[in-house]
């Protein structure tokens, strides 16, 4: 770093898809289901978490511009896009093959920095050097190079140089500016000036600086087709029949149409043909990319993908589709091959 994820048979079952094949059977209002026999196919590298980026949907808003909020942070690339990926820079590790890195900015402000320590942006505790004197565990003054603390104490190291001492001065190394060369760039060499400030660390602290970004709800998203039963309204009559004690009118219930009931139970669609897989040449260091040709690889709706058994050996892990992709990131037994140190 690839890759595989027990295997090879048999019978018994589940769920799509196909063909048949029966009685024009059966269930339903309808749309549609239901039977049996073949033959075919049926989880994954992670299906997972739901963390990014994106497609499909339905709402909401939508001249432009600016607040806020949210993400990203060395360069160039790849991409439908993305906080991924691929190559480099730079930093850190390692003897090395290599690995590891969210890597802008603390001379805009803020804010923190425990404990030690004399003292944390401020220094004199010990030491060293001077000079006083009342001669000590004294005073005053110079020193930051030596000692103690610290994660960190005012470049580092070696000389001059001074009383001791210091970038006070020198080489050299580090840093800071300019300046030529290499590179698309990050950066990288060369040279020459600065005596070294603002004087320390921290921004997965608040911010600041560049760039991106309409929001919300998710396939139980949503389109489609769509009932009956009670029940209520309204309508329909030269008419039936029954109540209103007998007769007419009128009423009310039985009847039909209709409208709520309810866009609901129920069905279809979304659903698997795709930013797809693969196999071959080309292009690139790669990540991708182009043509050509080939394949279709679960689609469920209360949810299928199991059992047994028999043989083998490495003795079998993590783990289980639900609308699709393109990543991250977590889990994970055992093998296999291939390169390097």
């Nucleotide at each position: 770093u690839g890759c595989c994820a027990g295997a090879u048979a048999a019978u018994c079952g589940c769920g799509g898809c196909u063909g048949c094949a029966a009685a024009u059977g059966c269930c339903g209002a309808a749309a549609g289901g239901c039977u049996g026999c073949a033959g075919g196919u049926g989880a994954g590298g992670a299906a997972a978490g739901u963390c990014c980026g994106a497609g499909c949907u339905u709402c909401c808003g939508c001249a432009g511009g600016g607040c806020a909020g949210g993400a990203u942070g060395c360069c160039g690339g790849a991409u439908a896009a993305c906080g991924u990926c691929c190559g480099g820079u730079g930093a850190g590790g390692g003897u090395g093959a290599c690995c590891u890195u969210a890597a802008g900015a603390c001379c805009a402000g803020u804010g923190c920095a425990a404990c030690a320590g004399a003292a944390a942006u401020a220094a004199a505790c010990c030491g060293c050097c001077g000079g006083c004197c009342c001669c000590g565990u004294g005073c005053c003054g110079g020193u930051a190079a030596g000692g103690g603390u610290g994660g960190a104490a005012a470049g580092g190291c070696g000389g001059u140089g001074u009383a001791a001492g210091a970038g006070a001065c020198c080489a050299c190394c580090g840093c800071c500016u300019c300046u030529c060369c290499g590179g698309u760039a990050a950066c990288g060499g060369a040279g020459a000036g600065g005596g070294c400030a603002c004087a320390u660390g921290u921004a997965a602290a608040c911010u600041c600086c560049a760039u991106c970004c309409g929001g919300a709800a998710g396939c139980a998203a949503g389109a489609c087709c769509g009932a009956a039963c009670a029940u209520a309204g309204g309508g329909c009559g030269a008419u039936a029949c029954g109540c209103c004690g007998g007769c007419c009118c009128g009423g009310c219930g039985u009847g039909c149409c209709u409208u709520a009931g309810g866009g609901u139970g129920g069905g279809u669609c979304g659903c698997u043909u795709g930013a797809u897989u693969c196999u071959g040449c080309c292009g690139g260091c790669a990540a991708c990319g182009g043509c050509a040709g080939a394949a279709c690889u679960a689609g469920a709706u209360a949810g299928a993908u199991g059992a047994u058994u028999a043989u083998c050996c490495a003795a079998g892990a993590c783990a289980g589709a639900a609308c699709u992709c393109g990543g991250c990131u977590u889990a994970c037994a055992g093998a296999c091959a291939g390169g390097c140190u």